Record summary:
This is a predicted structure of a 169-nucleotide RNA (Lysine riboswitch aptamer) from a bovine gut metagenome. The sequence is in RNAcentral, with records from MGnify. Its Rfam family is "Lysine riboswitch aptamer". Rfam's curators write: Riboswitches are metabolite binding domains within certain messenger RNAs that serve as precision sensors for their corresponding targets. Allosteric rearrangement of mRNA structure is mediated by ligand binding, and this results in modulation of gene expression. This family includes riboswitches that sense lysine in a number of genes involved in lysine metabolism, including lysC.

């Protein structure tokens, strides 16, 4: 020092099936009603639809979704598993076209976090669910050192580029 195998445990990830929420919402009819000049998922600028045969919005009726997130089972990868901050490159998303934003997906780079868990706050979401961020708290694996030592325990502190096995220098 290189290569290989592990180990933490309500571990991580990612698919597929289902259920239940989203939600009696969105959009859609009706033209029976209110409204009265613009609309075209964020702005602007052109351009095209649509509109006094009534635009936006609002009410009544009728119908009536799905994505994301969740749970549950099954199946696959795994142990920086994965998450996040800045960043880079390409796609995508609304009638189109350009500038700009949002929002999303993929593959990179940097730097941060050892894992879960409970509270608080902030974000994000339909959500008081869930995820993500910070800080606190115990409990949990690993190493150090120090103490005790019929024992396998306690006390501080550290970080996964860690720890442990095993093979070669």
């Nucleotide at each position: 020092a290189a290569g290989u195998a592990g180990a933490g445990g309500c571990g991580c990830c990612u698919g597929c099936u289902g259920u239940a929420u989203c939600a009696g919402u969105a959009c859609g009819u009706a033209c029976a009603u209110c409204g009265g000049a613009u609309g075209u998922g964020u702005g602007c600028a052109g351009a095209g639809c649509a509109g006094a045969g009534g635009a936006a919005g609002g009410a009544u009726a009728c119908a009536g979704a799905a994505a994301g997130g969740a749970c549950a089972g099954c199946a696959g990868g795994c142990c920086g598993a994965a998450g996040u901050u800045c960043u880079g490159c390409g796609g995508g998303g609304a009638u189109c076209u350009g500038c700009a934003g949002c929002c999303g997906c993929g593959c990179g780079g940097u730097g941060c976090u050892g894992g879960g868990c409970a509270u608080a706050c902030a974000g994000u979401u339909a959500a008081g669910a869930g995820c993500u961020g910070u800080a606190u708290g115990a409990c949990u694996g690993u190493c150090a050192u120090c103490a005790a030592u019929u024992u396998a325990u306690g006390a501080u502190g550290g970080a996964g580029a860690g720890c442990u096995g095993c093979u070669u220098u």